Predicted 3D model of a 75-nucleotide RNA (transfer RNA) from a Candidatus Woesearchaeota archaeon. The coordinates come from a structure-prediction model, not an experiment, and the mean pLDDT is 81. The source organism's lineage runs through Archaea, Nanobdellati and Candidatus Woesearchaeota. It matches the Rfam family "tRNA". The family's RNA type in Rfam is transfer RNA. About the family: Transfer RNA (tRNA) molecules are approximately 80 nucleotides in length. The sequence was found in a public genome assembly.
[in-house]
RNA sequence: GGGGCCGUGGUGUAGCCUGGACCAGCAUCCGAGCUUCGGGAGCUCGUGACCCCGGUUCAAAUCCGGGCGGCCCCA
Numbered sequence: 001g002g003g004g005c006c007g008u009g010g011u012g013u014a015g016c017c018u019g020g021a022c023c024a025g026c027a028u029c030c031g032a033g034c035u036u037c038g039g040g041a042g043c044u045c046g047u048g049a050c051c052c053c054g055g056u057u058c059a060a061a062u063c064c065g066g067g068c069g070g071c072c073c074c075a
Stems, first nucleotide, its partner, number of pairs: 001074007010028004020058001030046005051067005
């Protein structure tokens, strides 16, 4: 220098190809409650996220462009 893949709560992931509202789902962590003599386990509820900017569109986590970061391959 060229090419490919990836970036979503504190952590791990689904959703992206094929755009759809309404609370962006799940697990775990954390907080509260129920249960218990207490703890653990279990159950219920809650907090919390789309890497950044721009474009397309009635509507973007998803499509397009640029940038940033990570991993891999080629030279």